[in-house]
Molecule: transfer RNA
Organism: uncultured Desertimonas sp.
RNA sequence: GGGCGCGUAGCUCAGUUGGUUAGAGCGCCACGUUCACACCGUGGAAGUCAUCGGUUCGAGUCCGGUCGUGCCCA
Numbered sequence: 001g002g003g004c005g006c007g008u009a010g011c012u013c014a015g016u017u018g019g020u021u022a023g024a025g026c027g028c029c030a031c032g033u034u035c036a037c038a039c040c041g042u043g044g045a046a047g048u049c050a051u052c053g054g055u056u057c058g059a060g061u062c063c064g065g066u067c068g069u070g071c072c073c074a
Base pairs, nucleotide, nucleotide: 001073002072003071004070005069006068007067010026011025012024013023019057028044029043030042031041032040050066051065052064053063054062
């Protein structure tokens, strides 16, 4: 330099042919329970869906650029 993927909560990941609220597990916080801690139960917070544009009535999802990252070729 060329090719193919990936980027969604603190971490690991789902997300159906573009459609009406963006989710799960772990973790975190509060309360209950305990002498206390853990476990367990209940509730809660946490997201510019990497970023900038485009298409569309509507984009996490489609298209293009950029950035980061993994693999392959040279």